[in-house]
Molecule: c-di-GMP-I-GGC riboswitch aptamer
Organism: Halanaerobiales bacterium
RNA sequence: CCCGAUAAAGGCAAACCUGUUGAAAAGCAGGGACGCAAAGCCACGACCUAAGGCAAUAGCUAUGGUGGCAGGGCUACCGAAA
Numbered sequence: 001c002c003c004g005a006u007a008a009a010g011g012c013a014a015a016c017c018u019g020u021u022g023a024a025a026a027g028c029a030g031g032g033a034c035g036c037a038a039a040g041c042c043a044c045g046a047c048c049u050a051a052g053g054c055a056a057u058a059g060c061u062a063u064g065g066u067g068g069c070a071g072g073g074c075u076a077c078c079g080a081a082a
Base pairs, nucleotide, nucleotide: 003079004078011036012035016031017030018029019028020027021026034068040074041073042072044071045069046066047065048064052061053060054059
């Protein structure tokens, strides 16, 4: 550097519930654990929503959002085997 153990010390927190913000997606706080070796950070890509705008009864669109999207970038605890 790479890698990821029936190791050690720890960490994070899905669904759901309550409250709250929001048009929504979703966020925040508390509870709660499905899981995670980067489930730490970053919105270039990808995906979600469509208030507003365009259109016309379909729909399109991010300036909104998601890092728990096996995309991409950066940083990081420990040290068995390879």